[in-house]
Formats: sequence, C1' cells, structure tokens
RNA sequence: GCCCUAAUAGCUCAGCUGGUAGAGCGCCUGCCUCGUAAGCAGGAGGUCGUGGGUUCAAAUCCCACUUAGGGCU
Repeated sequence: GCCCUAAUAGCUCAGCUGGUAGAGCGCCUGCCUCGUAAGCAGGAGGUCGUGGGUUCAAAUCCCACUUAGGGCU
C1' cells in the first nucleotide's frame, strides 16, 4: 500500500428481503424475609462508530473516514 471482517443499552450479543430497536446478565423500585441472598412483579437506560448520499421511510442499501482484528505483498 491492497483486501476481508467487526463497531447496536454498563457488559455479552440478536435484529430475516428497508417499515421506525430487542434478549440475557447487570442496575433501580416494590413484594416476600427478623435481615441478606434467591424467587416474583414492575421500571430506567440507545442520536445503532463518525460524516454524507439514495428513499415516503435507513441499524439495514451506496460512498468516504475512524477504531479494532485478520490476510496478502
């Protein structure tokens, strides 16, 4: 220098052929308990890596860039 893959909640990851974002764990509150843990119920938490483009509509498609990992020379 070129090529490939990944980036989504605090962590680990889903998200189909574009239709407006979810799970588990964790966190908070309540119930239960003498109290804690466990269990049960509820809740908060995301500008989907950044910037553009296409579209009525983009996490998803296109382009550039950033970061991480891998490969080739």
Model confidence (mean pLDDT): 82 of 100.
Transfer RNA from a Candidatus Micrarchaeota archaeon, 73 nucleotides, folded computationally.
The sequence was found in a public genome assembly.
Its Rfam family is "tRNA". The family's RNA type in Rfam is transfer RNA.
Taxonomically the source falls in Microcaldota (Archaea, Nanobdellati).